[in-house]
C1' cells in the first nucleotide's frame, strides 16, 4: 500500500408516522419541516439475474362476466435478495 474483516472514532443516510405542496391511471416518486426504525455501503446500476407490486392487451376458464393462472408490453421497489462498480476510518 492492497484485500478480507468490522472494534473504536469522525461523520453520514433517514424507516414508520405527522403537516404542507407537486407528479402519476396506478404502484409509487419528488420537495420542505418534524420524526428517529434501522443501516458499514440503506452510495450508484431496474437495459446484470431473480422476486414482488401496479396497469394494459391477449390466452385460459365460464351460460355471460368476474377471480385466479400464463404470455407480451409499459411503469415501480436499490431500505426484497443476489451481482457489478465506487467509497470514509483502521483495532483484533
Nucleotide at each position: 500500500u492492497u484485500u478480507c474483516c468490522g472494534a473504536a472514532a469522525c461523520g453520514g443516510u433517514a424507516a414508520a408516522c405527522u403537516u404542507g405542496g407537486a407528479a402519476g391511471a396506478a404502484a409509487u416518486u419528488c420537495c420542505a419541516a418534524g420524526g428517529g426504525c434501522a443501516c458499514a455501503a440503506a452510495g450508484c446500476u431496474g437495459a446484470c439475474g431473480g422476486a414482488c407490486c401496479c396497469g394494459a392487451u391477449a390466452u385460459c376458464c365460464u351460460g355471460a362476466a368476474a377471480a385466479a393462472a400464463u404470455a407480451u408490453c409499459a411503469g415501480g421497489u436499490a431500505g426484497c435478495c443476489g451481482a457489478g462498480c465506487u467509497a470514509c476510518c483502521g483495532a483484533a
c-di-GMP-I riboswitch aptamer from Geomesophilobacter sediminis, 92 nucleotides, folded computationally. The prediction has a mean pLDDT of 88. The organism belongs to Geomesophilobacter, within Bacteria.